[in-house]
């Protein structure tokens, strides 16, 4: 340095209005995973979970549930400025964000999930 096994690995509802009833609406808050990239990225290329589906293996109250694995699908930004270079740095001004649940419509509440994970010049162990 490789190889395997293991650990590790996401942040956010605060003030006030409506109302029987909102952390779900309205006005202002607040957050922003990994990796790349002529210069630092929620909005660029990708990756990850999240939903659909095959397909095999187990379960099954025969409705389907679990796992593995493959395919699909998956949100969103422009001005000026600075430079050799920036959709990433400044300065302005925008957007954007799975399901399923709820006294009322959720990026922030609560639930799968004490689950999954990308990944690292991270930690252990073990190989060679």
């Nucleotide at each position: 340095a490789c190889g395997u096994g293991c650990u590790c690995c996401g942040g956010g509802g605060u003030c006030g209005g409506u109302g029987a009833g909102a952390g779900u609406c309205c006005g202002a808050a607040c957050c922003g995973g990994c990796g790349g990239u002529g210069a630092u990225a929620g909005u660029c290329c990708g990756c990850g979970a999240g939903c659909c589906g095959a397909g095999c293996a187990c379960c099954c109250u025969c409705g389907g549930g679990u796992g593995c694995c493959c395919g699909g699908u998956u949100g969103a930004c422009c001005u000026g400025g600075u430079g050799g270079a920036a959709c990433u740095c400044c300065a302005g001004g925008a957007c954007c964000g799975a399901c399923g649940g709820u006294g009322a419509a959720a990026g922030u509440c609560c639930g799968g999930a004490u689950g999954g994970g990308a990944g690292g010049a991270a930690g252990c162990a073990c190989g060679c």
This is a predicted structure of a 128-nucleotide RNA (FMN riboswitch aptamer (RFN element)) from Georgenia yuyongxinii. It matches the Rfam family "FMN riboswitch aptamer (RFN element)". Its family is annotated with FMN binding in the Gene Ontology. About the family: The RFN element is a highly conserved domain that is found frequently in the 5'-untranslated regions of prokaryotic mRNAs that encode for flavin mononucleotide (FMN) biosynthesis and transport proteins. The organism belongs to Georgenia, within Bacteria.